A computed fold for a 362-nucleotide RNA from a Chloroflexota bacterium, annotated as Bacterial RNase P class A.
It matches the Rfam family "Bacterial RNase P class A". Rfam describes the family as follows. Ribonuclease P (RNase P) is a ubiquitous endoribonuclease, found in archaea, bacteria and eukarya as well as chloroplasts and mitochondria. Rfam classes the family as a ribozyme.
The gene name in the source record is rnpB.
The coordinates come from a structure-prediction model, not an experiment, and the mean pLDDT is 75.

[in-house]
RNA sequence: CAGGUCGUUCAGGUGAUCGCGGAUUGGCAAGUCCAGUCUGAGGAAAGUCCGCUCUCCAUAGGGCGCGGUGCUGGCUAACUGCCAGGCGGGGCAACCCGACGGACAGUGCAACAGAGAAGAACAGUGCCAGCGCAAGCUGGCGAGGGUGAAACGGCGGUGUAAGAGACCACCAGCGCGGGCGGUGACGUUCGCGGCUUGGCAAACCCCACCGGGAGCAAGGCAAACAGGCGCAUUGGGGCGGCUCGUCCCGCAAAAAGCGCCGGGUUGGCUGCAUGACGGCUGGAGCAAUCCAGACGCUAGAGGGAUGAUCACCAUACGGGGCGACUCGUAGACAAAAAGCGGCUUAUCGGGCGACCUGAAUG
Repeated sequence: CAGGUCGUUCAGGUGAUCGCGGAUUGGCAAGUCCAGUCUGAGGAAAGUCCGCUCUCCAUAGGGCGCGGUGCUGGCUAACUGCCAGGCGGGGCAACCCGACGGACAGUGCAACAGAGAAGAACAGUGCCAGCGCAAGCUGGCGAGGGUGAAACGGCGGUGUAAGAGACCACCAGCGCGGGCGGUGACGUUCGCGGCUUGGCAAACCCCACCGGGAGCAAGGCAAACAGGCGCAUUGGGGCGGCUCGUCCCGCAAAAAGCGCCGGGUUGGCUGCAUGACGGCUGGAGCAAUCCAGACGCUAGAGGGAUGAUCACCAUACGGGGCGACUCGUAGACAAAAAGCGGCUUAUCGGGCGACCUGAAUG
């Protein structure tokens, strides 16, 4: 210098004019008012895919069902999250990807091609033997060719008419047992065994673990309103898949409960912004993260604000000019709605750091 990998960060600035939400101060004519001051989106606010806080239903219990997760160790409030590692796959490498338990518990599936697709079957080509003048016929053979994602271990020999784990050596793989290393996943090594017992479980299923439901339009307060009818002891309801169990109310017209009809409110306040908060410093740890300290806090709408125009500067690109400079163009994805932690997806252009490969020079 070129190409690449990973991480992190910015998301233009200043001013003027017009306009909007919130807080606060002042004013009066007291309002959906006027004036001043302060403040007002994001790295993803998004998708709503996970997890949690919070709220109500009961304090959320057992079984079945249903759903989710699935290598090991750790972190976290929790997670389909994160960190470190193991194994498998890709890349020359930095590095990236993996729902990564079980296919000798059972059931099921495998397009097309192919003779044959899991049952030890398959004879299309081929090899061998016999018969036949020949075409061919009968029998043996899964070694060669061909098809396929996959053809029932590989290679060499023995053997044979030709062949075949039929037999043998080595290798690979599977199962069982032991040694060593590791917290563990696992790695490594030795012995034995039958000679091979294939693939798919984000197919049913089995095993282990986890999960009660609904959601801020949750829920609460005040305001407003008009009550009436029905239900019954094998009772009603909570219980929103079933069931057990449990809890509440009630057992004779009173209260309470549930259901139905009717009525009121679609306006106000709250929940609702100091929190699993943020960065900094110090410490523990490979890291995720945790502990301690001081500091900081900055949206809160509800038909839903956070905008528009202009000027100058900065940045990038293109044109002109020897040059100082000048002209033009561009700025994305997208926008809170109870809050928080993740994941995923979108994104014009940059900045910074670490590393890898190649080339050149020393």
About this RNA:
NCBI's taxonomy places the organism under Bacteria, Bacillati, Chloroflexota. The sequence is in RNAcentral, with records from ENA. The model forms 95% of the base pairs in the Rfam consensus.